Predicted 3D model of a 101-nucleotide RNA (c-di-GMP-I riboswitch aptamer) from a Desulfuromonadales bacterium. Lineage of the source: Bacteria > Pseudomonadati > Thermodesulfobacteriota > Desulfuromonadia > Desulfuromonadales. It was read from a public genome assembly, where an Rfam model found it. Model confidence (mean pLDDT): 79 of 100.
[in-house]
RNA sequence: CUCCCGAAAGGCCAAACUCCCCGAGAGGAGAGGACGGAAAGCGACGGGUCUGGCUCCGUCAGACAACAUCCUGAUGGAGAGAUGAUAGCCGAGCUGCCGAA
Numbered sequence: 001c002u003c004c005c006g007a008a009a010g011g012c013c014a015a016a017c018u019c020c021c022c023g024a025g026a027g028g029a030g031a032g033g034a035c036g037g038a039a040a041g042c043g044a045c046g047g048g049u050c051u052g053g054c055u056c057c058g059u060c061a062g063a064c065a066a067c068a069u070c071c072u073g074a075u076g077g078a079g080a081g082a083u084g085a086u087a088g089c090c091g092a093g094c095u096g097c098c099g100a101a
Stems, first nucleotide, its partner, number of pairs: 005099002012037002017032003021028002035088001041094002045091003048086003054079009
């Protein structure tokens, strides 16, 4: 000096929850707040998990002079299971502070 590693010190990040904003939703940004974290720094490459705008069906309403279909909106159910989300689920990758045993 480097690597494994993780004592100390100085600092760093910030779960749940609350407020507010964005989003259909999962979720995300900001403020407060600390459960925790030595990569809880970065990026969705692989797996996992979550969500469903998409498709189909039902109900109601609207639109048309009127009925039905179609169309539009609301709502319920089913399917598909991401191109969405998650890096504080795991693995792999890139980068990085300090230096006791």